Molecule: c-di-GMP-I riboswitch aptamer
Organism: Guptibacillus hwajinpoensis
RNA sequence: AAACUGAAAAGGCAAACCUGUUGAAAAGCAGGGACGCAAAGUUAUGGGCCUGUCCGCACGAAUGCGAAUGGCUGCCAGACUGCCAGG
Numbered sequence: 001a002a003a004c005u006g007a008a009a010a011g012g013c014a015a016a017c018c019u020g021u022u023g024a025a026a027a028g029c030a031g032g033g034a035c036g037c038a039a040a041g042u043u044a045u046g047g048g049c050c051u052g053u054c055c056g057c058a059c060g061a062a063u064g065c066g067a068a069u070g071g072c073u074g075c076c077a078g079a080c081u082g083c084c085a086g087g
Stems, first nucleotide, its partner, number of pairs: 004086003012037002017032006035074001041080003045077003048072003055066004
C1' cells in the first nucleotide's frame, strides 16, 4: 500500500409524501421531508424494469396491439473513481 471488514466518531447522500417547475408520459430539476444507504459517487456497456409523443398494424370510430430514438445506476452485474476507522 492492497484485498477484506464496519463497532464507534466526524462528515455525506436522501425513499415515500408535499409544493413549485419542465415533459405526451415515464421521469428530471429546485425546496421541504427521512425510508433507507459504505459507494444510494460516476457511467445506460449487458440483462431487467417503466413510459409510448412520433411511427407501424388492426378498426367505420372509440380504441387495441407492436415499437425507444425517452427514462430508471435507490433492480442485478460490468467499468471507472472515492471519505473515516480497522487491517